[in-house]
RNA sequence: AGAGUUUGAUCCUGGCUCAGAACGAACGCUAGCGGCGCGUUUUAAGCAUGCAAGUCGAACGAGGAAACCUCAAAUGAAACUUAGUGAUUUUGAGAUUUUUCCUAGUGGCAAACGGGUGAGUAACACGUGGGUAAUUUGCCUCAAAGCCUGGGAUAGCCCAUGGAAACAUGGAUUAAUACCGGAUGUGAUGGGUGGUCAUAUGACUGCUUUAUUAAAGAUAGGUUUUCGGAUCUGUCACUUUGAGAUAAGCCCGCGGCCCAUUAGUUAGUUGGUGAGGUAAUGGCUCACCAAGACCGCGAUGGGUAGCCGGCCUGAGAGGGUGAUCGGCCACAUUGGGACUGAGACACGGCCCAGACUCCUACGGGAGGCAGCAGCUAAGAAUCUUCCACAAUGGACGAAAGUCUGAUGGAGCGACGCCGCGUGAAUGAUGAAGGUGCUAUGCAUUGUAAAAUUCUUUCGGGAAGGAAGAAUAAGGUUACUCUAAUAUAGUGACUGAUGACGACCCUUCCUAAAGAAGUUCCGGCUAAUUACGUGCCAGCAGCCGCGGCAAUACGUAAGGAAUAAGCGUUGUUCGGAAUUACUGGGCGUAAAGGGCAUGUAGGCGGGGAAGUAAGUUAGAGGUGAAAUCUACGGGCUCAACCCGUAAACUGCCUUUAAAACUGCUCCUCUUGAGUAUGGGAGAGGAGACUGGAAUUCCUAGUGUAGGAGUGAAAUCUGUAGAGAUUAGGAAGAACACCAAUGGCGAAGGCAAGUCUCUGGCCUGAUACUGACGCUAAUAUGCGAAAGCGUGGGGAGCGAACAGGAUUAGAUACCCUGGUAGUCCACGCCCUAAACGUUGUACACUAGAUGUAGGUGGUAUCAAUCCCACCUGUGCCGAAGCUAACGCAUUAAGUGUACCGCCUGGGGAGUAUGCUCGCAAGGGUGAAACUCAAAGGAAUUGACGGGGGCCCGCACAAGCGGUGGAGCAUGUGGUUUAAUUCGAUGAUACGCGAGAAACCUUACCAGGACUUGACAUGCAGGGGACAGGCUGCGAAAGCAGCCCUUCUUCGGACUCCUGUGCAGGUGCUGCAUGGUUGUCGUCAGCUCGUGUCGUGAGAUGUUGGGUUAAGUCCCGCAACGAGCGCAACCCCUAUUUUCUGUUGCCAUCAUUAAGUUGGGCACUCGGAAGAAACUGCCGGUAAAAAGCCGGAGGAAGGUGGGGAUGACGUCAAAUCAUCAUGGCCCUUACGUCCUGGGCUACACACGUGCUACAAUGGGCAGUACAAAGGGUCGCAAAACCGCGAGGUUGAGCUAAUCUCAAAAAACUGUCCUCAGUUCGGAUUGGAGUCUGAAACUCGACUCCAUGAAGGUGGAAUCGCUAGUAAUCGCGCAUCAGAAUGGCGCGGUGAAUACGUUCCCGGGCCUUGUACACACCGCCCGUCACACCACCCGAGUUGAAAGUACUUGAAGUCGCUGAUCUAAUCCUUCGGGAAGGAAGGCGCCGAUUGUACGUUUGGCGAGGGGGGUGAAGUCGAAACAAGGUA
Repeated sequence: AGAGUUUGAUCCUGGCUCAGAACGAACGCUAGCGGCGCGUUUUAAGCAUGCAAGUCGAACGAGGAAACCUCAAAUGAAACUUAGUGAUUUUGAGAUUUUUCCUAGUGGCAAACGGGUGAGUAACACGUGGGUAAUUUGCCUCAAAGCCUGGGAUAGCCCAUGGAAACAUGGAUUAAUACCGGAUGUGAUGGGUGGUCAUAUGACUGCUUUAUUAAAGAUAGGUUUUCGGAUCUGUCACUUUGAGAUAAGCCCGCGGCCCAUUAGUUAGUUGGUGAGGUAAUGGCUCACCAAGACCGCGAUGGGUAGCCGGCCUGAGAGGGUGAUCGGCCACAUUGGGACUGAGACACGGCCCAGACUCCUACGGGAGGCAGCAGCUAAGAAUCUUCCACAAUGGACGAAAGUCUGAUGGAGCGACGCCGCGUGAAUGAUGAAGGUGCUAUGCAUUGUAAAAUUCUUUCGGGAAGGAAGAAUAAGGUUACUCUAAUAUAGUGACUGAUGACGACCCUUCCUAAAGAAGUUCCGGCUAAUUACGUGCCAGCAGCCGCGGCAAUACGUAAGGAAUAAGCGUUGUUCGGAAUUACUGGGCGUAAAGGGCAUGUAGGCGGGGAAGUAAGUUAGAGGUGAAAUCUACGGGCUCAACCCGUAAACUGCCUUUAAAACUGCUCCUCUUGAGUAUGGGAGAGGAGACUGGAAUUCCUAGUGUAGGAGUGAAAUCUGUAGAGAUUAGGAAGAACACCAAUGGCGAAGGCAAGUCUCUGGCCUGAUACUGACGCUAAUAUGCGAAAGCGUGGGGAGCGAACAGGAUUAGAUACCCUGGUAGUCCACGCCCUAAACGUUGUACACUAGAUGUAGGUGGUAUCAAUCCCACCUGUGCCGAAGCUAACGCAUUAAGUGUACCGCCUGGGGAGUAUGCUCGCAAGGGUGAAACUCAAAGGAAUUGACGGGGGCCCGCACAAGCGGUGGAGCAUGUGGUUUAAUUCGAUGAUACGCGAGAAACCUUACCAGGACUUGACAUGCAGGGGACAGGCUGCGAAAGCAGCCCUUCUUCGGACUCCUGUGCAGGUGCUGCAUGGUUGUCGUCAGCUCGUGUCGUGAGAUGUUGGGUUAAGUCCCGCAACGAGCGCAACCCCUAUUUUCUGUUGCCAUCAUUAAGUUGGGCACUCGGAAGAAACUGCCGGUAAAAAGCCGGAGGAAGGUGGGGAUGACGUCAAAUCAUCAUGGCCCUUACGUCCUGGGCUACACACGUGCUACAAUGGGCAGUACAAAGGGUCGCAAAACCGCGAGGUUGAGCUAAUCUCAAAAAACUGUCCUCAGUUCGGAUUGGAGUCUGAAACUCGACUCCAUGAAGGUGGAAUCGCUAGUAAUCGCGCAUCAGAAUGGCGCGGUGAAUACGUUCCCGGGCCUUGUACACACCGCCCGUCACACCACCCGAGUUGAAAGUACUUGAAGUCGCUGAUCUAAUCCUUCGGGAAGGAAGGCGCCGAUUGUACGUUUGGCGAGGGGGGUGAAGUCGAAACAAGGUA
């Protein structure tokens, strides 16, 4: 950084797809180790169990236990001993004291942190920057002051009662750092009154007779004591106040989602006054007053969503995202509420209501994992009911310490990132095996293996050694405080404690030992072969593979990539400049609004001054940390971690600058406008007028048609049309002028005159002084058609009717004809409303028309000519464009503003809204589907496009075919088989140049199996052949007889076995070779150069000419090749040589060139000559050439043949042959007999013979050429009517022979008839070939004597020695041509010409074709599937309005009942205050009604899309056959 995909190819537009990176991933296959991270993205679904918030006895009273202590009883060691004293142990009691532990309670602090989740929220929720002079802040720090004196209760405990339980009630009793009163008041607050400051409410600070307002003790040590305590000092706690820190509350600027198919919203709503409420401002709440507030710079509504630091991607700008970590917010089963508190309206608190779950004795109760584990369900999917408080941090405590699912760790998971390993070196018998191939072998796997040597990371085992631990209490010590070594503070030294866990590190042992997969291999995209399969199975990201040779499916081998992973799927960014700010477009590809006026908005001329909002620069604050980047450092490296810097592109404050933009003010004239002279015009509106034409009416003349068409008919006319003359009526439109002429914003405007009116151009001066440009929303205009009302209606003319055409013809053509077209008024508001080109301004070569105006020159004047302005055309430079093209009237170069586009289809459809009387218009999707759709240009092909030209292509002619009979081939049918192929031209007398057997491939039957044929090997035998016999249709089978050679190696042959033979079996769409056809048409290409972005073009086109791309000329082309032509063969003339088997002029001879002789002639063979537009004239361009002529045997290619360019038709042939692959192998091979290929209702092709007199029969008489012949041709002679037979001379051929040429000619008969035409068919008799003529040969003779009288539509051949006609020969072949191939004889007619048919060549044009018109392609209908719309309704959800209900609770009122602390009291009680209870406002929930929005289901209806071979037509693409 790009690539694939639209086309035959090209360029462009444009979509789709791929290569990259990433992930909290999932799935498939696989799996050695370690480090560091991460792990319910779904269901804010429900949860069993355990744990996650406690702590303080140095606040307090109890209860229990233990220790100590005291006492009593028992026990009775040692010693002394009469007694006893009495260690020890056990039991019991006591408690005034001391210590420890446990339990619940009162009290304090914490529980508002930490942890989870992202439902809600579009909001001051978040981010960022500010404000708070409108506020609070427990614990903590600093400072100041204080801590006095009283009082009454209560929980617990005990007793009693109720209850299943939860728990509740009553009585008695008790303590406090619990609660309450009083004092004091440094202070604080309120009132009054000053000062300073400030930004508005105010802040700070004084004074003041005054009012209000505090507190609690515990403990260590000393002293003292009546032993209860008191007191001093210290510490902790407590109270008041100020300051700080921390943490919060509130307010504001700015910033960040989608929908306008959501355009209007709002009554506490906006503001004010007053009050209440709060820590605090405020409609936060209430009363009253006013009527405001928000909104196109997007209100309101709807949808979606936690926000950010960041993360992913990207060159960046951006785009996507918001897991883990960090900040903020919100929530804690759903909804509501307050209490406590410094802080909550509180996840592990309370009350109420709802849903759900659980317990229950049915009366009532209990609960909330979105804490950590774990479970169930859901899902493609996400872990252990682990260890520890050792570290870090938190709560409480004076502390020890306790608690801590925060946290630190371990476990599970390749989920991710990073690292390591699975060995290294040597090693060629290139082993075996596999696979492939060009296969006696080679290649590859592959130095790979084996083998030898070496190493041991990791793993496993063993041993040893670190780090995470800092310090606490305590101890020692120094200093400070102190009366004090009480205490407290600071420093130093010392000083227990390890969950992880034996992980790590080091060493040793062990043995190459335990460790490689996955995907891909047609292109993109690195890497190929074999087999299997056969549009099947399957693959596929896109293009696309698969229909018998698949590098694309499956398998194998090999290869490529990557690696403990690899692929797939999903998602995001990228590539995509494919939403374009950076960085796109709109003439034809998608895209300029139909046109104007003009509002908001955007943008805006010259000069001067000021300002400083934008702008620029400096400084300051902030931009948390982490992340990213750079550098450095720590784990062996890396991932990871640590440090420093940079960065955080932003916001705020402040200082400065003043060019540009903005703002204020002054001024200018060039933009814009006004006045004035002149001018052109189908500009608009209204009124009036005119002539031509058309139709109709009246009248005259006049007679048979008229009209219409490709041709007709409908129609009209003898009731008088059409034609013509005259008169009249009506409506509509305005010929000529008339023009890429004029006017208008566009639509549009055309007879003339008048009235009213808009705009434009031009000249010269004066004036205003930026007044301008553009233009969402809006407003107006807006062809035709259409609609409404009323008129009008000549012509034209949808619909409709009739006539034609047609397969049909609801069309095109014709005859009629209603709406409409016209007018007035009112709607509609769309067009290919197009220059497919928005408006305005400026700039950028020219040339040439035309319209309007002005000036100059010249002139008597007009006009010409020159210059300028304004419009309107054509051409063209630069430039632009994909190209076409545009080009001062830009699509060039720039500026300003508006509109519009983002693949094709679905679709300008659905739905909603809106406009309209309606028709309809405006706005305007999605699902689904395709990989294209499209623009311009290129080469072809094609056209019922054009031009030029050629050809027996037509025409002009001659003769045929098509009708008949027969022959032959084909189709069809039949058959056991009728073998197979060829089958438009280019199959069909074709393969076949010969089917009775054979051929033969087909059928029936009978047989053989190494085989009918080739060859190798192994083993065995000796012949084989031949003869004979039996069975048999034969082949064959069976038997018998006879039987080798040899150089001793073997040869030959048979049998058995094995490799193999064999196949006319399939595929001509796997092939070679051969062939047909276009076409003997004149074409087909290349090199270099040039042009074009390119495909391509040029050359090869053009002007002439030719049979010809033949030649000439011209030309950005110059040359060349394959074709054409020529060279080759035959033929026509001639020369020379040669002279038998040929020939015979002369001589001789014969029946005869028979013989002698000769080689002149003919002829044969060979070698030459000759023809070249060479010569003349004309013509043409001084060309090529053409026309005519001369000479010549021949004249313009003399005639004929051979010769077939690049290519086309997947043309034909696997059955000539060859051949890949597939198939059969006692048969799909081989042999034999017989049959079939010869069938026969029929259809077609090619021929023969005829239909007759240009003929037929008979008789006679002539003249060829080219061939054949020994398995042969056969003379002569004889026999037979004949086919032929007998015999056989000659000939291996210029010698003999087939062999007679026939038409022709002469003579004669027939005389127009189914005949003396014609010969089919049939009967009989024969001949020949052949083993054999039944199926199934040819020929002969006799007899028979069919159809047929020149052939419908249609169609074929031929242009000169040709057609036509006549015979002759040959190949094949035993025999068997009307076919095929050759040969000669006789021998015409016609061609004006290129309009038409067919085919072809060149140029040009159109094209939606490229498999190329046998192309492409449209719509209905029928069938299947898919998504969607409408839909009677039905069923949910959401939010709303009105009313209803009115829990808990705050607040307010009340409070006749109850009431310890304080006060008063006459001691009875009362007062203050409080509580229960009651009432009220608000209020969650519930219910009812109403409409709104949005889902699900839905009979049926509707169109749409898709779908190898359905139906009907033929609409579009060519003039597409009616543009």
Overview
Small-subunit ribosomal RNA from a metagenome, 1523 nucleotides, folded computationally. Its mean pLDDT, the model's own confidence on a scale to 100, is 83. Its Rfam family is "Bacterial small subunit ribosomal RNA".